[in-house]
Context: one part of a larger RNA
Molecule: small-subunit ribosomal RNA, 3' major domain
Organism: Saprospirales bacterium
RNA sequence: UGACGGGGGUCCGCACAAGCGGUGGAGCAUGUGGUUUAAUUCGAUGAUACGCGAGGAACCUUACCUGGGCUCGAAUGGUACGGGACGGAUCAUGAAAGUGGUCUUCCCUUCGGGGCCGGUAUCAAGGUGCUGCAUGGUUGUCGUCAGCUCGUGCCGUGAGGUGUUGGGUUAAGUCCCGCAACGAGCGCAACCCUUAUCUUUAGUUGCCAGCAUGUCAUGAUGGGGACUCUAAAGAGACUGCCGGCGUAAGCCGAGAGGAAGGUGGGGAUGACGUCAAAUCAUCAUGGCCUUUAUGCCCAGGGCUACACACGUGCUACAAUGGUCGGUACAAAGGGUAGCGAAGCCGCGAGGUGGAGCCAAUCCCAGAAAGCCGAUCUCAGUUCGGAUUGGAGUCUGCAACCCGACUCCAUGAAGGUGGAAUCGCUAGUAAUCGCGCAUCAGCCAUGGCGCGGGGAAUACGUUCCCGGACCUUGUACA
Repeated sequence: UGACGGGGGUCCGCACAAGCGGUGGAGCAUGUGGUUUAAUUCGAUGAUACGCGAGGAACCUUACCUGGGCUCGAAUGGUACGGGACGGAUCAUGAAAGUGGUCUUCCCUUCGGGGCCGGUAUCAAGGUGCUGCAUGGUUGUCGUCAGCUCGUGCCGUGAGGUGUUGGGUUAAGUCCCGCAACGAGCGCAACCCUUAUCUUUAGUUGCCAGCAUGUCAUGAUGGGGACUCUAAAGAGACUGCCGGCGUAAGCCGAGAGGAAGGUGGGGAUGACGUCAAAUCAUCAUGGCCUUUAUGCCCAGGGCUACACACGUGCUACAAUGGUCGGUACAAAGGGUAGCGAAGCCGCGAGGUGGAGCCAAUCCCAGAAAGCCGAUCUCAGUUCGGAUUGGAGUCUGCAACCCGACUCCAUGAAGGUGGAAUCGCUAGUAAUCGCGCAUCAGCCAUGGCGCGGGGAAUACGUUCCCGGACCUUGUACA
């Protein structure tokens, strides 16, 4: 100087408390461990691995296994030699890859050769092989915590200290006052995006108040820019004003004004560093290893196994509910190898059809919870839907291993879950549906977004966990 303490002081955080809803019990989905296997490819392992890399494992992917093949090799460039167009058609064998044949067939030219192609030899190959404890880059975490440092000066033999401590204050090393310190940098904040209000500009594909036209009905038509909206520019919030407290910074006020009030809400943004943290399998890269194989091609299988254990989720156990009928209201997205309307067929998945749309125009598209009415009456049920049988639809060369969906039948466990444990402080939790990426299809209940309706509680900081500053002890570094 740090680190640590079941030392002290001050302070903070969904850390506790106060509340609401879960997990742990059931079934299923998914990841992991273990076991099994020819293989169940590899990585991630307290917090900071376990719906993680993977934003799509039937083939492909694919790295694994079994078997069949290739050896300058799957790709590209150079040199030398010899040759031929490349290509097309076709035969045999084969699971394919491959291997072996048959037929056909060039251009330019200064006549030297060149273009194009494969062959032989060769120089560069290849490796998802090892080492993340040789590395770059990227990332997690402490933590969006308020800290981490420097120049000069001063103090100390020196390590180092001071500044950065102290008194207040703040979300903040934020600001004020004081002070052997005076300044400065990286962080904080602000500048950026979005959301909440208004103004101006603009008015199509969006909108429709007033004026007309038309219809069973619809901005459908003329027209209009008022309104909504769209998208650009501005305004607006700064403790600016008032009162109280205070030297000041600032704090308090169910104060004014205002759409918004004290950082308005959300996001992006992550200091010096810590964990030899993670990644050699995104990529790059040193070293090592391999070169008729640890490289490359192909078929099939595996990554989907299953006594079991754990994590993360979905659906439930019902009446604030289930079922049936009717009826209302979003936002944000996507669409040409695409989205696909109306109509018709089918109980349905879907089929047919093909209008319109490169989209504020057309389509996906019916929002659901809600509301109105009917029914069920507490039961393993008209709850719950696992499992299984049958019949189908769609995608795709192909759904046996191993897809999703539909219909009929079947109708398991489950009656609110032990010890323990998680999330959340407001348009939040809980709840309801919608969209997108990946994608032929999909094992999506995952991830990322969007809106609908919409709570309870916080006395307080003694205690648990983590953190910040000062101080104290130490046989630790």